[in-house]
Record summary:
The prediction has a mean pLDDT of 87. This is a predicted structure of a 75-nucleotide RNA (c-di-GMP-I riboswitch aptamer) from Polyangium sp.
RNA sequence: CUGUGACAAAGGCAAACGCCGGGCGACCGGCGGGCGCAAAGCCUGGGGACUCCAAGAGUCUGCCCAGCUACCGAA
Numbered sequence: 001c002u003g004u005g006a007c008a009a010a011g012g013c014a015a016a017c018g019c020c021g022g023g024c025g026a027c028c029g030g031c032g033g034g035c036g037c038a039a040a041g042c043c044u045g046g047g048g049a050c051u052c053c054a055a056g057a058g059u060c061u062g063c064c065c066a067g068c069u070a071c072c073g074a075a
Base pairs, nucleotide, nucleotide: 004073005072012037013036017032018031019030020029021028022027035062041068042067045065046064047063048060049059050058051057052056
């Protein structure tokens, strides 16, 4: 440096649900809350699912793949 992921260390994120707000909606934001996660960090390039004011326009990356970046050091 690349790979890799432990009964390691320091941390990180935050499901369902509740409250408040936004949106026609999928859903999103804040607070609480923890189901879980070694990329559950970023990103719609490919697929998939979902929504609708349905020629199309949107939503979800904590649905999968791809891409970019990153802490630690047992085997």